[in-house]
RNA sequence: CACUCAUCAAGAGAGGUGGAGGGACCGGCCCAAAGAAACCUCGGCAACCGCGCGACAGCCAGGUGCCAAGUCCGGCAGAAGAAAUUCUGGAAGAUGAGAG
Numbered sequence: 001c002a003c004u005c006a007u008c009a010a011g012a013g014a015g016g017u018g019g020a021g022g023g024a025c026c027g028g029c030c031c032a033a034a035g036a037a038a039c040c041u042c043g044g045c046a047a048c049c050g051c052g053c054g055a056c057a058g059c060c061a062g063g064u065g066c067c068a069a070g071u072c073c074g075g076c077a078g079a080a081g082a083a084a085u086u087c088u089g090g091a092a093g094a095u096g097a098g099a100g
Stems, first nucleotide, its partner, number of pairs: 001100001003098006013042005021031003025075004043067003047064003050060001071092001076089005
C1' cells in the first nucleotide's frame, strides 16, 4: 500500500518545549495568542488482541489504539414531510485482528 472480517451514540488530560494552525478530504460548523500542530514527561480510558474463568459478568493494562463536539454534521441512494427537518442504508474514514 491494496484485500477480508469486526466495531465506531460509551469512556478518558495535566505539565513542559513550541509558536499558528487544527478537526482525514470537500462544504458547513467549530476549536485555537486565556496558546493550534508537533515533540517530551507524567497520568488516564478500555475498543480489539492478550491474560484469567466452564461461560458470561468482571479483572489486569502486556501489544495496538485512544483521551473537544456521535466518525463534530453533511457529501451517495431511498423513505416521511408543504417546508424546515427527521429516519434508514451505503460511500469514505478511523481502529483492531487476519491474510498478501
Molecule: SAM riboswitch aptamer (S box leader)
Organism: Anaerolineaceae bacterium UBA6107